Predicted 3D model of a 71-nucleotide RNA (transfer RNA) from a Candidatus Bathyarchaeota archaeon. It matches the Rfam family "tRNA". The sequence is in RNAcentral, with records from ENA and MGnify. The source organism's lineage runs through Archaea, Thermoproteati and Candidatus Bathyarchaeota. The same sequence occurs in records of 2 taxa.
[in-house]
RNA sequence: GCCGCUGUGGGGCAACGGUAGCUCAUCGGCCUGUGGAGCCGAGGAACCGGGUUCAAUUCCCGGCAGCGGCC
Numbered sequence: 001g002c003c004g005c006u007g008u009g010g011g012g013c014a015a016c017g018g019u020a021g022c023u024c025a026u027c028g029g030c031c032u033g034u035g036g037a038g039c040c041g042a043g044g045a046a047c048c049g050g051g052u053u054c055a056a057u058u059c060c061c062g063g064c065a066g067c068g069g070c071c
Base pairs, nucleotide, nucleotide: 001070002069003068004067005066006065007064010024011023012022013021018054026042027041028040029039030038047063048062049061050060051059
């Protein structure tokens, strides 16, 4: 330099045009002799900028970052 993949709560991952969901962690409550175990609940997220669309996390273009491959 070229090509590909990935970018979503604090961490790890889904969903794939219409409502962002799960798990761990955190916090609150219940339970309990105590509890870090169990049960219930809560907060917290789309890399950036454009485009298409009635509607974009999703599709298209450009950029940025990470990973991998080629040279």